[in-house]
Parts: sequence; C1' cells; structure tokens
RNA sequence: GGGCCAUUAGCUCAGUUGGCUAGAGCGCGCCCCUGAUAAGGGCGAGGUCUGCAGUUCGAAUCUGCGAUGGCCCACCA
Repeated sequence: GGGCCAUUAGCUCAGUUGGCUAGAGCGCGCCCCUGAUAAGGGCGAGGUCUGCAGUUCGAAUCUGCGAUGGCCCACCA
C1' cells in the first nucleotide's frame, strides 16, 4: 500500500430480500413464593444500532468517506 470481516443494552449475541413501536440470554432493581436462602414466577429500568453525510415516504439494514479491532496478501529491510 491492497483486500476481507466485525462494531446493536453492563456482558455474550440475534435481527441486515428497507416497513408499523429494536429483541433474547445472563446481569441489575422491585415484588411474589419460603421460617430463611437457593431455585422458580411476575414486573421494570437500561440502546436514537461505531461517527458524519447521502438515497428514500421510510435506514440497524442500501451508498460514500472516516474511526476502532481482527485476519490475509504485497512492499521495505
């Protein structure tokens, strides 16, 4: 220097043929249950989806330019 992949909740991830309101598990808070705890059950908080711009009636999803991390190739020595 070239190519590819990943980035979504505190953590691990799903969702990417564009569509009404963005989800799961674990964790966290409250409650139920229990003599108490664990287990189990119910409810809830938590994200404008890596940034900016563009396309569109509508973007986590498509396009362009960046950021961070990873892999491969090339170059130099």
The RNA shown here (transfer RNA) has 77 nucleotides and comes from an Armatimonadota bacterium.
Rfam family: tRNA. Rfam classes the family as a transfer RNA.
Lineage of the source: Bacteria > Bacillati > Armatimonadota.